Predicted 3D model of a 74-nucleotide RNA (transfer RNA) from a Candidatus Woesearchaeota archaeon.
It matches the Rfam family "tRNA". The family's RNA type in Rfam is transfer RNA.
The RNAcentral record of the sequence draws on ENA.
[in-house]
RNA sequence: GGGCUCGUAGUUCAGACUGGGAGAACACACGGCUGAAGACCGUGACGUCCUGGGUUCAAAUCCCAGCGAGCCCA
Numbered sequence: 001g002g003g004c005u006c007g008u009a010g011u012u013c014a015g016a017c018u019g020g021g022a023g024a025a026c027a028c029a030c031g032g033c034u035g036a037a038g039a040c041c042g043u044g045a046c047g048u049c050c051u052g053g054g055u056u057c058a059a060a061u062c063c064c065a066g067c068g069a070g071c072c073c074a
Base pairs, nucleotide, nucleotide: 001073002072003071004070005069006068007067010026011025012024013023020057028044029043030042031041032040050066051065052064053063054062
C1' cells in the first nucleotide's frame, strides 16, 4: 500500500441480509427468601447504536467518506 470482517448498555453479544417496537445474558440498585451470606425469585435504572454526510414519510439497518480494532496479502 491492497483486500476482508468488525464497532450496539458497565462487560459479552443478538438485531442489519428483508428499513418501521433498541433487546438478551452477566454485572449493578432495591425488595422477597435466609440466623446471615450465596444461590434463587420479583422490580428498577443504564444507550448521541464509532463520527460526519446522503437516500427515504421513516435509518442501528441502505449508500459515501472518515476514525478505530482484528485477520490475510504484499